About this RNA:
Model confidence (mean pLDDT): 84 of 100. Transfer RNA from a Candidatus Aenigmatarchaeota archaeon, 73 nucleotides, folded computationally. Its Rfam family is "tRNA". Gene Ontology term of the family: triplet codon-amino acid adaptor activity. RNAcentral records the identical sequence in 3 taxa.

């Protein structure tokens, strides 16, 4: 220099191909239960790497940038 894969919450992950309510688990907080705690149950908390484009509508499609990893030279 060229090519490919990937980026979703504090952590892990589904959804992306085929556009339409951002879902699950762990964690945290509150409540129930318990003499207390744990376990269990209920509720809450919190996310689409940045920018632009297409569209009525973008996590999803297109372009670009950033970062991680891999391959070629």
């Nucleotide at each position: 220099g060229g090519g490919g894969u990937c980026a979703u919450a504090a952590u892990c992950u589904a959804g992306c191909c085929a556009g339409g309510u951002a879902g699950g688990a762990u964690g945290g907080c509150a409540g129930g239960c318990u003499c207390c705690a744990g376990a269990c149950c209920u509720g809450c908390u919190a996310a689409c790497g940045g920018g632009g484009g297409u569209u009525c509508a973008a996590a999803u499609c297109c372009c670009u940038c950033u970062g991680a990893c891999c391959c070629c030279a």
RNAcentral holds the sequence, with entries from ENA.